Record summary:
The RNA shown here (Bacterial RNase P class A) has 379 nucleotides and comes from a Gemmatimonadaceae bacterium. The gene name in the source record is rnpB. Rfam family: Bacterial RNase P class A. Rfam classes the family as a ribozyme. Its mean pLDDT, the model's own confidence on a scale to 100, is 79.

[in-house]
Parts: sequence; structure tokens; C1' cells
RNA sequence: GUCGCCGGCCGGACGGUCGCGAGCGCGCAGGCGUUCGAGGAAAGUCCGGGCUCCGGAGGGCGCGCUGCCAGGUAACGCCUGGGCGGUGCCGCAAGGCGCCGACGGACAGUGCAACAGAGAGCAGACCGCCGAUGGCUCCGGUUCGCCGGAGCACAGGCAAGGGUGAAAGGGUGGGGUAAGAGCCCACCGCGCGGCCGGCAACGGUCGUGGCACGGCAAACCCCAGCGGGAGCAAGGCCAAAUAGGCAGCGAGGGACGGCCCGUCCCGAUCAAGACGCUGCGGGUCGGCUGCUCGAGGGCGCGGGUGACCGCGCUCCUAGAGGAAUGACCGUCCGAGUGGCAACACUCGACAGAACCCGGCUUACAGGCCGGCGCCAUCC
Repeated sequence: GUCGCCGGCCGGACGGUCGCGAGCGCGCAGGCGUUCGAGGAAAGUCCGGGCUCCGGAGGGCGCGCUGCCAGGUAACGCCUGGGCGGUGCCGCAAGGCGCCGACGGACAGUGCAACAGAGAGCAGACCGCCGAUGGCUCCGGUUCGCCGGAGCACAGGCAAGGGUGAAAGGGUGGGGUAAGAGCCCACCGCGCGGCCGGCAACGGUCGUGGCACGGCAAACCCCAGCGGGAGCAAGGCCAAAUAGGCAGCGAGGGACGGCCCGUCCCGAUCAAGACGCUGCGGGUCGGCUGCUCGAGGGCGCGGGUGACCGCGCUCCUAGAGGAAUGACCGUCCGAGUGGCAACACUCGACAGAACCCGGCUUACAGGCCGGCGCCAUCC
């Protein structure tokens, strides 16, 4: 330097003009000034928590979720480190560097396996192999009792090879045999036991068993752990009009007359209802709050392999309604196209808060940085 893999980061920069939203200040007001104004995913709403209200003595059943081990954390289905299994690249090899994994239990029990196939669970013999043993046929011999040889594949033996299947009751090699077979042996695998290393998952090693204990738990199930419900339209405060609820109150009016007393007329004079007024209380419209300083960001030091944790300094950065967060110009940056060139033109992703936080997943033009590996070149 090229290619590949892994990890992290940025996501146009600066200036100006105009516009939009919110807070604060000024102004009688139109308005003016000033400060601030999206993200790494604000997204999907898939997990986990904070907060709030409701419910709940305690325990059990049931239901749901999680599932190798250890650690981190407020918590998690997340993250970190490790183990085991699978897989890619490099290497002669030992091994190295990545990626992926619902990765507890199949000697607790129940169940499932289409089609094909002879046989699918304590199995089976289609092709095939054998036919030692028994049987049959032929030949030879015979002391007539049988003996030897060849053939058949009838009984029977086998499961090596072929075939079916996702899967056929350990694998490879040797011995053995009539042919075969853990029948026997070595190695590998598996089960059991001991010892050693490790907190553990697990690994190593020695002995032992001749193989029994096949697969599926993303079938029921078993074991262990965790889990109350609803959500900022949570919840709290203030509080119209109208209607409805409750309580209380309501007898006078007119004529004569300047007015009062007085007289006359009309009405009411049991309760309830209706009507009017006043008050109370609940809900609705509406307003305020919750509301953004928080498991917070940056820097430094320390601990830890790491996730992360501790200490110190420092910073304040949207809070809304369904609605704001933009456009243009100039200079530059990056990319594409055209051009010999000067340069010209076009473009600058994905997307967008609404109670907050930790994750995961998904979308994303282009670019930067770091680590590792192969190859090439130079010193």
C1' cells in the first nucleotide's frame, strides 16, 4: 500500500438575511429586545425499571416468562468474561483470529415419528452372505454299521455389504468364523467411579463396564428462578354556563292621601308540589400542576481482563397544543456528471421529541479513526 474481517465515531462547516415556537424583560398597543429550540436512531413499542393510583396479612394452587456458568446493573429476555457445540478464514501441524447457538432435564411419567421401507423401539430380513449342523440328490469306497467328496438351498444361521428413510440398536482397523456379530482386541465415542485443576459451567487423567441408556421437551411435562393490576388520557389542585340534586327563605298588591297611622277592595293564609331568590355539594367545558436536575453529560485520577464501579472538578441542554425546530444567499468541504483545462451544473442520507431512563431491533448518502489477518513492495 491492497484486499478482507472486527470495533468505535461523525452525520456537512462558518457568516449573513428572513421566518416559526417557547421563556424572560420592556411597551397602552401593533410590537420590540434577548436567550434557548430534535436524534443516533427522537422510529418499532419488543423487553426491563423509575414515578403515580388501585389492590394485597402470610402461604399454596393456577397462569405467564426466563433457562450452560460466573459477574455487571435499579432491573432485564440486556451487557461483559468464561465453558461447550457448530461453522468460516489462515496454518504442514500445534494452534490463531472471527461468526452463530431457546445451550436445564429424554433411567419421573404420558406421548409423537407423514411418506418410503422387510423392519421406527426393548425392531427387522427385501436383495444378499453362509449352509458348519440336519435333510435331499449324485459319485466313489465299504468290514453293510457307515465313511469321503460334489451339488441343491428344504430346515436353519447371519446382519458384513446393498436398498428405504430425517433417523435402522456405537465408529475405524485387526483377529475370529461356515458366514457373521463387542464374539475377542486396540484406538475413538458413551455410561459409571476415583483423583487433579477451576468459585462454577467444564476440562485433564486413571480405572472400570462390552454398549445397556436412539431422536423429539420450539409436545405435554419435570426442575430451578422471576413476576399483583393499570398507566402521564397515571395522579393532584382550581373551577363556569345550562340541566338535575339538597337546604333555607319568599305575601302581598291596589285605591283614598303630600307622607305616616288608618279605612276599603282583591289575593294568599294545612301539607306537599309548582314558581322566584339565595346558599351548598358532585360532575362536565376550561385552566393550573405532574414537567424535566437526571440510575444525567464532559474531563481527570484510581480499581477491575472486561461490562462496570468509586472519587474530584465542571456544565445545564425542548418541555406543547394534533401543530415550532425551516428557507434563501455567500465562502468553503465532500460526492456525482460534463470538459484537455480553467470551470459549470446537480446533490449532501435515514428520519423527526411529547412523563423520564436502561436496552434490543429496524432505517441510514457519504466519510473518519483504531485493531487483526493474507499478500505485495521498501529499509